[in-house]
Molecule: transfer RNA
Organism: Cyanobacteria bacterium J06558_2
RNA sequence: GCAUCGGUAGCCAAGCUGGUUAAGGCGAUGGUCUGCAAAACCAUUAAGCGUGAGUUCGAGUCUCACCCGAUGCU
Numbered sequence: 001g002c003a004u005c006g007g008u009a010g011c012c013a014a015g016c017u018g019g020u021u022a023a024g025g026c027g028a029u030g031g032u033c034u035g036c037a038a039a040a041c042c043a044u045u046a047a048g049c050g051u052g053a054g055u056u057c058g059a060g061u062c063u064c065a066c067c068c069g070a071u072g073c074u
Base pairs, nucleotide, nucleotide: 001073002072003071004070005069006068007067010026011025012024019057027045028044029043030042031041032040050066051065052064053063054062
């Protein structure tokens, strides 16, 4: 430099036929339980989706450029 894949809560991660309200797990906080704790159970918690532009009535999802990461090739 080229190709492919990826970037979504504190962390992991689903969502792609473009359509209201963005799953789930871990974590954190509170509660129930307990002599205390752990475990278990219940509740709460936090993201508008890497950045910028475009298309569209409408974009996490499509298009373009750029940034970052992984893998392969040179």